The prediction has a mean pLDDT of 81. A computed fold for a 77-nucleotide RNA from Bacteroidetes bacterium UBA4408, annotated as transfer RNA. It matches the Rfam family "tRNA". By type it is a transfer RNA. Rfam links the family to the GO term triplet codon-amino acid adaptor activity. The organism belongs to Bacteroidota, within Bacteria.
RNA sequence: GGCUCCGUAGUUCAAUUGGAUAGAAUGACAGGUUUCGGCCCUGUUGGUUGGGGGUUCGAAUCCCUCCGGGGUCACCA
Repeated sequence: GGCUCCGUAGUUCAAUUGGAUAGAAUGACAGGUUUCGGCCCUGUUGGUUGGGGGUUCGAAUCCCUCCGGGGUCACCA
């Protein structure tokens, strides 16, 4: 350098393959319980879906480009 896969909540992953309000677990915070703490229960919180542009009535999903990461092949010596 070429090809290819991936990027979604602080973390690990979903999203019926284009359909409207993007969820779960965990974490954090608050409350309950407890002599205190842990476990457990309830609630709350948390997202520019990596950035930008495009297609479409509609994009996390399709296309282009850039950024970051993984894999593979090649080049130089």